[in-house]
RNA sequence: CGGGUUGACUCUGGAGAGCGGCGGCUUCACCGCCCACCGACGGGGCAGGAUUCGGCAGUACCGGAUUCAAACUCUCAGGUACCGGGACAGAGGGGCGGGA
Numbered sequence: 001c002g003g004g005u006u007g008a009c010u011c012u013g014g015a016g017a018g019c020g021g022c023g024g025c026u027u028c029a030c031c032g033c034c035c036a037c038c039g040a041c042g043g044g045g046c047a048g049g050a051u052u053c054g055g056c057a058g059u060a061c062c063g064g065a066u067u068c069a070a071a072c073u074c075u076c077a078g079g080u081a082c083c084g085g086g087a088c089a090g091a092g093g094g095g096c097g098g099g100a
Stems, first nucleotide, its partner, number of pairs: 009092005018035001020034005036080003042076001043074003049067007
């Protein structure tokens, strides 16, 4: 100096589940309590493998401990009309003028 990757940022797509009941307050929003649900913000848990310790002399076998994945699982948090949020995925030099 150039390129790529990652992160941030911008745009687009993006599921699920009560427009629940009572009260604050007459309505909406919001808040509190109660019941019922959802999993794709976040977070917790687990396999194999690896390491290590013991049985034990044993690269066998058994058991313990550590490390430890997810869209699996749990629902703490969050969410359950629209809006908003949203894992994840795709794309991403900008400005001015003219013409069609």